RNA sequence: GGGCCGUUAGCUCAUCUGGUAGAGCGUCCGCAUGGCAUGCGGGAGGUGACCGGUUCAAGUCCGGUACGGUCCA
Numbered sequence: 001g002g003g004c005c006g007u008u009a010g011c012u013c014a015u016c017u018g019g020u021a022g023a024g025c026g027u028c029c030g031c032a033u034g035g036c037a038u039g040c041g042g043g044a045g046g047u048g049a050c051c052g053g054u055u056c057a058a059g060u061c062c063g064g065u066a067c068g069g070u071c072c073a
Base pairs, nucleotide, nucleotide: 001072002071003070004069005068006067007066010025011024012023013022019056027043028042029041030040031039032038049065050064051063052062053061
């Protein structure tokens, strides 16, 4: 320098054909217990890396940039 993959909640990751973004763990509240562990119920938490384009509508499609991984030279 070039090819490919990835970037979504605090962490690990989903999101099938473009149509209101979810799970597990963590965190907070409540219930059960004398208390803890644990179990159950509920809540908060996201400019979807950044810029632009297409579209009535973009996490998803297209272009560029940045960062990470991997392969080639």
This is a predicted structure of a 73-nucleotide RNA (transfer RNA) from an uncultured bacterium.
It matches the Rfam family "tRNA". The family's RNA type in Rfam is transfer RNA.